[in-house]
RNA sequence: AGAGUUUGAUCCUGGCUCAGAAAGAACGCUGGCGGCAUGCUUAACACAUGCAAGUCGAACGGAUAGCGCAUCUAGCUUGCUAGAGGCGCUAUUAGUGGCAGACGGGUGCGUAACACGUAGGAAUCUACCCUUUAGUGUGGAACAACAUUCGGAAACGAUUGCUAAUACCGCAUACGCUCGGGCAACCGAGGAAAGACUUAUCGCUAUAGGAUGAGCCUGCGCUAGAUUAGGUAGUUGGUGGGGUAAUGGCCUACCAAGCCAAUGAUCUAUAGCUGGUCUGAGAGGAUGAUCAGCCACACUGGAACUGAGAUACGGUCCAGACUCCUACGGGAGGCAGCAGUGGGGAAUAUUGGACAAUGGGCGCAAGCCUGAUCCAGCAAUGCCGCGUGAAUGAUGAAGGCCUUAGGGUUGUAAAGUUCUUUCGGCGGGGAAGAAACUGACGGUACCCGCAUAAGAAGCUCCGGCUAACUCCGUGCCAGCAGCCGCGGUGAUACGGGGGGAGCUAGCGUUUUUCGGAAUUACUGGGCGUAAAGGGCGCGUAGGUGGCUAGUAAAGUUGAAAGUGAAAUCCCCGGGCUUAACCUGGGAACUGCUUUCAAAACUCACUGGCUUGAGUACGAUAGAGGAUAGCAGAAUUCCUAGUGUAGAGGUGAAAUUCUUAGAUAUUAGGAAGAAUACCAGAGGCGAAGGCGGCUAUCUGGGUCGUUACUGACGCUGAGGCGCGAAAGCGUGGGGAGCAAACAGGAUUAGAUACCCUGGUAGUCCACGCCCUAAACGAUGAGUGUUAGGUGUUGGAGCGCAAGCUUCGGUGCCGUAGCUAACGCGUUAAACACUCCGCCUGGGGAGUAAGGUCGCAAGAUUAAAACUCAAAGGAAUUGACGGGGACCUGCACAAGUGGUGAACAUGCGGUUUAAUUCGAUGUUACGCGAAACACCUUACCAACUCUUGACAUAGUGGUCGUAGUAUCCAGAAAUGGAUGCGUCGGUUUAGCCGGACCACAUACAGGUGUUGCAUGGCUGUCGUCAGCUCGUGUUGUGAGAUGUUAGGUUAAGUCCUGCAACGAGCGCAACCCCUAUCUUUAUUUGCCAGCGGGUAAUGCCGGGAACUAUAAAGAAACUGCCAGUUAUAAGCUGGAGGAAGGUGGGGAUGAAGUCAGGUCAGCAUGGCCCUUAAGGGUUGGGCGACACGCGUAUUACAAUGGUGGUAACAAAGGGAUGCGAAAGAGUGAUCUGGAGCGAAUCUCAAAAAAGCCACCUCAGUUCGGAUUGUACCCUGCAACUCGGGUGCAUGAAGUUGAAAUCACUAGUAAUCGUGGAUCAGCACGCCACGGUGAAUACGUUCACAGGUCUUGUACACACUGCCCGUCAAGCCAUGGGAGUUGACUUUAUUUGAAAUCGGUGCGCCAACCGCAAGGAGGCAGCCGCUUAUGGUAGAGUUGAUGACUGGGGUUAAGUCGAACAAGGUA
Repeated sequence: AGAGUUUGAUCCUGGCUCAGAAAGAACGCUGGCGGCAUGCUUAACACAUGCAAGUCGAACGGAUAGCGCAUCUAGCUUGCUAGAGGCGCUAUUAGUGGCAGACGGGUGCGUAACACGUAGGAAUCUACCCUUUAGUGUGGAACAACAUUCGGAAACGAUUGCUAAUACCGCAUACGCUCGGGCAACCGAGGAAAGACUUAUCGCUAUAGGAUGAGCCUGCGCUAGAUUAGGUAGUUGGUGGGGUAAUGGCCUACCAAGCCAAUGAUCUAUAGCUGGUCUGAGAGGAUGAUCAGCCACACUGGAACUGAGAUACGGUCCAGACUCCUACGGGAGGCAGCAGUGGGGAAUAUUGGACAAUGGGCGCAAGCCUGAUCCAGCAAUGCCGCGUGAAUGAUGAAGGCCUUAGGGUUGUAAAGUUCUUUCGGCGGGGAAGAAACUGACGGUACCCGCAUAAGAAGCUCCGGCUAACUCCGUGCCAGCAGCCGCGGUGAUACGGGGGGAGCUAGCGUUUUUCGGAAUUACUGGGCGUAAAGGGCGCGUAGGUGGCUAGUAAAGUUGAAAGUGAAAUCCCCGGGCUUAACCUGGGAACUGCUUUCAAAACUCACUGGCUUGAGUACGAUAGAGGAUAGCAGAAUUCCUAGUGUAGAGGUGAAAUUCUUAGAUAUUAGGAAGAAUACCAGAGGCGAAGGCGGCUAUCUGGGUCGUUACUGACGCUGAGGCGCGAAAGCGUGGGGAGCAAACAGGAUUAGAUACCCUGGUAGUCCACGCCCUAAACGAUGAGUGUUAGGUGUUGGAGCGCAAGCUUCGGUGCCGUAGCUAACGCGUUAAACACUCCGCCUGGGGAGUAAGGUCGCAAGAUUAAAACUCAAAGGAAUUGACGGGGACCUGCACAAGUGGUGAACAUGCGGUUUAAUUCGAUGUUACGCGAAACACCUUACCAACUCUUGACAUAGUGGUCGUAGUAUCCAGAAAUGGAUGCGUCGGUUUAGCCGGACCACAUACAGGUGUUGCAUGGCUGUCGUCAGCUCGUGUUGUGAGAUGUUAGGUUAAGUCCUGCAACGAGCGCAACCCCUAUCUUUAUUUGCCAGCGGGUAAUGCCGGGAACUAUAAAGAAACUGCCAGUUAUAAGCUGGAGGAAGGUGGGGAUGAAGUCAGGUCAGCAUGGCCCUUAAGGGUUGGGCGACACGCGUAUUACAAUGGUGGUAACAAAGGGAUGCGAAAGAGUGAUCUGGAGCGAAUCUCAAAAAAGCCACCUCAGUUCGGAUUGUACCCUGCAACUCGGGUGCAUGAAGUUGAAAUCACUAGUAAUCGUGGAUCAGCACGCCACGGUGAAUACGUUCACAGGUCUUGUACACACUGCCCGUCAAGCCAUGGGAGUUGACUUUAUUUGAAAUCGGUGCGCCAACCGCAAGGAGGCAGCCGCUUAUGGUAGAGUUGAUGACUGGGGUUAAGUCGAACAAGGUA
């Protein structure tokens, strides 16, 4: 410090997610030791049991026990024992009394508050402690304990009697204290005490001061909500009184009517606050366990008493809930003290030891008490430290895993050898902590010795982020996942193994906080299009504000002082072996307060100025606003005339109007609405908006000139006003237009688009509504920053052209800005001021609530839930029922086909099997250039198992292999018999070869995957395209080049150009063919010469011609004219066998379709191994209700049949072609000349031509089908071949819709040959013969190319995608209501208690002889009030038949959006 994720890719916006640190944590797996910390975050839920606050006998009287002393009595031995009362001592302590139980310990309910923090203040108190001064005299009356009687189950209580005190009371004294008076001196009044005792002290009282602690007041700071906007009657203040330690409405009477609040009162929700802690670079954010300070609370609520201090955790009273005891009458209790229990919960410890230390209470002290505290126990809960061994050790052992089978890796790792003993174990010694006694911890820390490598390693991860890879299993299953996403048969992502990475006594997961997140932006963000400028103005509060002088000093700055507790953090040291931890010092605590100083800036106050702003004066433009009047054109209607059959409307029609006279036309009249031309990117207005003319009233702007005021300015939360269209209310008006509605069309439908009608409405007046893509999607104001060019309103100069200047409105553009697009003096630039608004998409501008409205609705405005995106700009493609240009048998113009029958292929069906593959174009006479067996892969049956075939081992044979015959069998196979003497050589050996038997490795597979592949191939397409280097350009994807203007068959060429070059394609080079020349001349040829025949190049010969086959020539827009841009080229012409690529072939760019092929071959993985391999026989691939494709033959006279003197090319031939001759009607047979072929042969070419018949018919057309008799091939023609003769004679008479091929030697038509092959061709490949028609042209349909445009597409239009409906699930709103909680109003109830009143009952201290008095108490009454009841209100939660929309899921229906999305 960043990273992943939206896209085909890019930049931006923006959310989600991750890496870090932390925790009082929990869970999973694992677990050796020690130190230091920490340990109910939930039920302030309920609690059994024990302990947690006592102490003082030096305050007091008793009691109990023991001892002592003396006395008495009894038993008795001078003494002992027992008893009695007395005195004393020691010990214990129930009670009275004192002090302490207000500290210490716990918890965080309540509390949004002077509770807390910080800084101050004045009207106070303070036990114990310290200091000062003075005192402590003299009397008295009780009550506990105890005793007695009594009640009660108990708790406890009552009566009577006795008694002590440092308990209680009176009197005395008091300069200091209080009160009153007084200026003061001072005067007057009032007020105190306690003793104990070891004789040294400890106490007690008053007073002043201190210290400590506490109470009160104030400034500032301190959570969220405005969908809480008004709150408050003791309320705010005053006076008198009361009350308190003290101020004060704290309380009370009276008076006044205030007080708080948009700088957020009140209300609601939540919460103890702080030092600090965690995080962060910081600013901040989150948090408030442990430690420390403060507050609050003690079962819930209320109340006071005592006291220095409490409204009191382990005190009291009352009420309530709960629990327990009970003899049912009544009682007892309060763990949020330490342990512990139940419960709740994901979750949090021992009913331990000790007062040894530190501290606290009491005491003179000894001491006692102390679950405070110090220790121990439990828990890896955290932090820190240590260990689980070290060195050496390569046959790189074995085993595991992987493997290309060679090896690699685990791995110096192990074993082995040598060494050490930390920790743990055993044995021995043994602290400090304590200044005298005193050590729980603890026989602990630590030290010494002994034994043995001995007792001690796991967890997570390994697709990217993110360090770390392979095998097997699984097969969108099981599963993983923080985000993106993995898994559908080769998963580095699931599970296991091996290996590796990280951390380590821990490691992962989950939860939470901060960070990253500049993702709430103070530091430090934005608002044209991504979320975001209010529809516009006026203006209040507020914020902010020109130049200049002075004063003051609030802000500001500096200095000093005080404070900012300690601990924590940081720095430097010190102590535990180190560290964690502990500790000394310093720094820091960024804050607040006070004082002094400064005066630039801001504020405040006092003056001045004119440039901001405004006023006056003179001009000026304008659809600015309001009211009234007027005008002409048009539309419709009415009346009348002319006139006749249509009009109207549309893509085409119809509804509609019209012979009752329409439309058209002429004249007259009526009505309402809107104002052609001018008119402009022009003008005016704040916006909405404003358009005929005239008048009246009226707002604002601009220009010019001087004069005046003197900052009067800007912005503007709330507030007020204006505010298109539609809509609403009342009353008018209504020509045209026109929601709704009706009809006609269109359509699968058409509740639409189109047409004919048509009502609200549109218009006017008045009143509402208050919203718009109210848009420049751009708030208002001020200043600054190049220009150019239009236009509009003024002014100045100039003869004019024009120049200058002020205001407005457009376009282009510099700097700059921007993600880009773009903006650019009219900013989206550079700055300042103020306001509004935004914070992922959806849910949703929705729900409920509030406000407004007659309603419609508007405004304000959430959450649950859900997704990992949603979005902006630009790029490359693809696509468009977008545009432009161009091409193609693409259309058009023509010719011939596809329907029947048959053949053949496919689908389907059938079957034991009908083997398999190919499926739009690019499968279907395709693989297959030949299915009777074989082929053959399929089916049935039989049969073999190292195998039909390859390599390797051992043994055997060489009379072997093979071949012939016979037997069984369907054959494979099995058995028998005969024939049969391998090769070489260095010669009885070696080498090679063949066969048989056995065993194992292995063979074998047309089994699977063409979506694992190679190779080959189809298609776009013989279309003209596809790219690269360098440079330039853009943030970038990319662009440029390759676009543009011409041209071409062509990215062919030319010109231009930030491009310049290059590559693969195009073309050419290659082959055939068309013309000619040369050479050559047999088997081909024969003009001339000769010979010969019935006839023939038959013979001699010839080399002219044809032909053959070699080498050359020839064509290049080369020449001419026109045209284009003087180019490239095009058009025409000449010559030429051929003319603009002459014709044809071969040749197929980058790529696309996961196109086809694992069955041609090769090949990875998987699968079978007595079978999914091998062999054999028979069957099947040939089936047949049907459908489709491709051919053949036809439907006839341009024909058929019969006859007959024609003319090819190119091929094949030895297991072959096969002549002549003969036989047969024929297929064919006999025959065997010739020929390995320019020689012989297949071989007859056919159509054509000529002659004759047929005469338009299911025929002398057509030949299917069937019968019969034959021929050929072949082991074999039944399933299942081909041919021939005779007989038979089906459909079919030119073919609906749709569709196919072809542009010249082409279509059409005619025959010929070949491959395959024993035989079998209507298929395929090739050959020649005869030989057309048409093309105006590119509008349209199809396909393709280039440029451009739009896009929400990128699997790319067979794309994407929205809503209704129907189903499941989820959260949520409304809802007759139901049921809780909290707050509150009225009224009622009125415990305890203080206070007040009363007090006839009762009473020890004082007075009094007494009576009685003073004083007090009980009782009663009143005020306040907890709680409870009744009635209501508000807020909020849960639930509810039914219902509303929303989200999501997998498939479906209908239409819509994205391209002009087919009606933008």